[in-house]
Molecule: FMN riboswitch aptamer (RFN element)
RNA sequence: AGUAAUCUUCAGGGCGAGGUGCAAUUCCUCACCGGCGGUACAGCCCGCGAGCCGUUUUAUAACGGUUGAUUUGGUGAAAUUCCAAAGCCGACGGUUAUAGUCCGGAUGGAAGAAGAACAGA
Repeated sequence: AGUAAUCUUCAGGGCGAGGUGCAAUUCCUCACCGGCGGUACAGCCCGCGAGCCGUUUUAUAACGGUUGAUUUGGUGAAAUUCCAAAGCCGACGGUUAUAGUCCGGAUGGAAGAAGAACAGA
C1' cells in the first nucleotide's frame, strides 16, 4: 500500500415583508434554501440515495418500475462546476385555502464520510 470480514460515530437547508380574503408561512409580488460520489469547485452534466408505485411476504425485507430543473458571455490546457448575467426545478400524507420553506411518517431510513480494533499474505 492493497484485499476480506467486524464494530463505533456522524450523515438536509429554507417564508422575512407586503397584498387579497371569513380563512393562506399553501394564492399573488418581492424574499429564502440546495443530500452523497465523480469530474476544474455542480440543486439543474454523469451516477447514487431518499421519496413514490407495483409484486412477493405474518413481518422484517427482497425484487422490479419511476425518479425534477440551464442557457449566454468571459478566463483557462481543462469549467453546462469558476466569474458575470439572465433563467429554471423541488416526493408522499395533512391543512379553515392550492405548501421546495408549516405539521406528520421521522428519536426513522440511507447514498456516503470519518474513525477503531483484529487476522492472513